[in-house]
RNA sequence: CGCCGAAUCCCUGUUGGAACAGGGAACGGGGGACCCAGUGGUUGGGGCGAAUCUCACGGUGAGGGCCGUGAGAGGCGCAGGCUCUUUCAGCGCUAGCCCGUCAGCUAACCCCGCAGGCCGACGAAAGAGG
Numbered sequence: 001c002g003c004c005g006a007a008u009c010c011c012u013g014u015u016g017g018a019a020c021a022g023g024g025a026a027c028g029g030g031g032g033a034c035c036c037a038g039u040g041g042u043u044g045g046g047g048c049g050a051a052u053c054u055c056a057c058g059g060u061g062a063g064g065g066c067c068g069u070g071a072g073a074g075g076c077g078c079a080g081g082c083u084c085u086u087u088c089a090g091c092g093c094u095a096g097c098c099c100g101u102c103a104g105c106u107a108a109c110c111c112c113g114c115a116g117g118c119c120g121a122c123g124a125a126a127g128a129g130g
Stems, first nucleotide, its partner, number of pairs: 002118003008025007027113005036104001044102001045099004052073009074094005082129007
């Protein structure tokens, strides 16, 4: 320089800077009517996120389930480096955390986040914008 991600920018104060405290904008998320929808419920239910589902085998269990290994389907990300969309091929990921018995959608309204991680690789085409 660049990448994943909403996670960037601006202002004020202490003290010149970092840091800290507060505020704002952009971006992101949750709760929350009428109407509409909806029959599940301890094997609770739900949220953020791409991170789900199916099959086979093994372990555990009375069972429902739970754990592990493998395969497949689905989903997500990356690269002639201005950006976006699509196709083929290639490479990688498919985690983790939270609420606490409770939440469908949802106008008004209310609340919250604004982190963390990475340094490897460099294929072929089409279209649009700038």
Predicted 3D model of a 130-nucleotide RNA (c-di-AMP riboswitch aptamer (ydaO/yuaA leader)) from a soil metagenome. The coordinates come from a structure-prediction model, not an experiment, and the mean pLDDT is 77. It matches the Rfam family "c-di-AMP riboswitch aptamer (ydaO/yuaA leader)". Rfam describes the family as follows. This family represents a conserved RNA structure found upstream of the ydaO and yuaA genes in Bacillus subtilis and related genes in other bacteria.